[in-house]
RNA sequence: CACUCCUGGAUGCCCCAUCCGAACACACGCGGGCAGGAAUGGGGGACCCACAGGUUCCACGCGCGACCUCCUCACCGGGAUCGCGCUCGGGGUGAAGUCACCACCAGGUGACAGAGCACUUUCCAGCUCCAACCCGACAGCUCACCCCACAGGCGUUGGGAAGGAACCA
Numbered sequence: 001c002a003c004u005c006c007u008g009g010a011u012g013c014c015c016c017a018u019c020c021g022a023a024c025a026c027a028c029g030c031g032g033g034c035a036g037g038a039a040u041g042g043g044g045g046a047c048c049c050a051c052a053g054g055u056u057c058c059a060c061g062c063g064c065g066a067c068c069u070c071c072u073c074a075c076c077g078g079g080a081u082c083g084c085g086c087u088c089g090g091g092g093u094g095a096a097g098u099c100a101c102c103a104c105c106a107g108g109u110g111a112c113a114g115a116g117c118a119c120u121u122u123c124c125a126g127c128u129c130c131a132a133c134c135c136g137a138c139a140g141c142u143c144a145c146c147c148c149a150c151a152g153g154c155g156u157u158g159g160g161a162a163g164g165a166a167c168c169a
Stems, first nucleotide, its partner, number of pairs: 011155004018038003026031001040149005049140001061086006068079003089138001090135004097112006114129004119163007
């Protein structure tokens, strides 16, 4: 001098995801934190409203177990209820949806829509993202009421217009 790792602090970004926090305990102390609370966000949940009309077909999923019942000489089989589990139907959080093509599946490509790019809004161009997870056959809206989250990941392209703020004079 360079690289790597660890710890602490400061300042900003994406996002609802931030703040307070007595006693006790920890701690030399500063202090950090727990229970809990506030803010913010989400889900369930009436009347009304919406959906809901007719015919045919299909469907009210799948597996296991318990129990009742129908048929039978009995088995098999059918039906109802309950318990456990699953996810193909449906639903939820989220910007992360739809369509088309390629492709054996998986997946890939493109278009439109959507999201981010650092004071806010908007226009133009450019860049990037366009995931993941949850519920478990089931949920429209929804007062009261009930429940849940309070994580995680990052370091800021340019120009025009309007507004605002700060600094300087």
The RNA shown here (c-di-AMP riboswitch aptamer (ydaO/yuaA leader)) has 169 nucleotides and comes from Marmoricola sp. It matches the Rfam family "c-di-AMP riboswitch aptamer (ydaO/yuaA leader)". About the family: This family represents a conserved RNA structure found upstream of the ydaO and yuaA genes in Bacillus subtilis and related genes in other bacteria. Its family is annotated with regulation of gene expression and cyclic-di-AMP binding in the Gene Ontology.